[in-house]
Context: one part of a larger RNA
Molecule: small-subunit ribosomal RNA, central domain
Organism: metagenome
RNA sequence: UUGGGCGUAAAGGGCAAGUAGGCGGUAGCACAAGUUGGGCGUGACAAGUCUCGGCUUAACUGAGAAGGGUCGUCCAAAACUGUGCAACUUGAGGGCGGGAGAGGGAAGUGGAAUUCCUCGUGUAGCGGUGGAAUGCUCAGAUAUGAGGAGGAACACCAGUGGCGAAAGCGACUUCCUGGCCUGCACCUGACGCUGAGAGGCGAAAGCUAGGGGAGCAAACGGGCUUAGAUACCCCGGUAGUCCUAGCUGUAAACGUUGGAUACUGGGUAUGGGGGGUUUAAAUACCUUCCGUGCCGAAGCAAACGCGUUAAGUAUCCCGCCUGGGGACUACGGCCGCAAGGUUAAAACUC
Numbered sequence: 001u002u003g004g005g006c007g008u009a010a011a012g013g014g015c016a017a018g019u020a021g022g023c024g025g026u027a028g029c030a031c032a033a034g035u036u037g038g039g040c041g042u043g044a045c046a047a048g049u050c051u052c053g054g055c056u057u058a059a060c061u062g063a064g065a066a067g068g069g070u071c072g073u074c075c076a077a078a079a080c081u082g083u084g085c086a087a088c089u090u091g092a093g094g095g096c097g098g099g100a101g102a103g104g105g106a107a108g109u110g111g112a113a114u115u116c117c118u119c120g121u122g123u124a125g126c127g128g129u130g131g132a133a134u135g136c137u138c139a140g141a142u143a144u145g146a147g148g149a150g151g152a153a154c155a156c157c158a159g160u161g162g163c164g165a166a167a168g169c170g171a172c173u174u175c176c177u178g179g180c181c182u183g184c185a186c187c188u189g190a191c192g193c194u195g196a197g198a199g200g201c202g203a204a205a206g207c208u209a210g211g212g213g214a215g216c217a218a219a220c221g222g223g224c225u226u227a228g229a230u231a232c233c234c235c236g237g238u239a240g241u242c243c244u245a246g247c248u249g250u251a252a253a254c255g256u257u258g259g260a261u262a263c264u265g266g267g268u269a270u271g272g273g274g275g276g277u278u279u280a281a282a283u284a285c286c287u288u289c290c291g292u293g294c295c296g297a298a299g300c301a302a303a304c305g306c307g308u309u310a311a312g313u314a315u316c317c318c319g320c321c322u323g324g325g326g327a328c329u330a331c332g333g334c335c336g337c338a339a340g341g342u343u344a345a346a347a348c349u350c
Stems, first nucleotide, its partner, number of pairs: 003322004007304002012318001014201002021194003025088002028085004033081002035077007042069001049065006091191001092188003095184005103177007110154001115149007125136002162169002206247006215241002220236004258317006266295012299306002323350003332343004
């Protein structure tokens, strides 16, 4: 490379929008680039294949024939692909009427709790543990009442519930704003799918500068335990955690399952709409579209399991794998303030 694969054996890019490229709905006309058939030309020598011959045979070798193509040219065909023209509405997008939501950004507001401060009541302990001790406390702690300050997070509602491309999003109000679902079938008329590279977003930790700092808490100090205890447990405690601006670009970034489209029995639960039957209304039932779960026919699978939210049946496009270790490494390149990231070997060894 071919082939075969990628839930768990090696393998889905962290995620989306999108450039080049690849692929692409229905019916018609034209062209004939691809495609198909035929003619002609060419396809060196040698080798290879077949036939016949020469060395005693074979290897070797001589002759002849067939064959050999992403080839050139001419003629023809027009189904498919392509190109051009004109058209369609089912794909896609728009319009109009409804709808749900912790989707995003900004500003403001609220209550509970922890801590601290002030004042009051009050007196000897408090705290902590398996048990203790360090620690706090007569300079009045803990407890309790009142007032104040400040920061962070939003109990109940809360749900295999919702929203978002993923990361993620949860008090309330206002403003700005993205996407989605459903009904009508009014408009455009294939405008689509995927997507190398480049650019964008991207938890936590970390970094730079400036703020902030209640609680928690790497490091660090002390106490305990222990043979030791650089831990587990306890008392403290600084970065950090929070905000603003920038950087970093990684995670078991996981459904360990790329995206799109179509098809293929059901049952049940739940979220958001539409239609119908019933009802005074509620309610209940039937049906339909879009989600989120569970159980399962067929089928698939090494098994586990998956099973209309496929790991089934197919098509298109991208990414990736090719024995274990060495090695999410070295060297080099690129990126970064650094930490490091990304791309990524070989010797050797089993």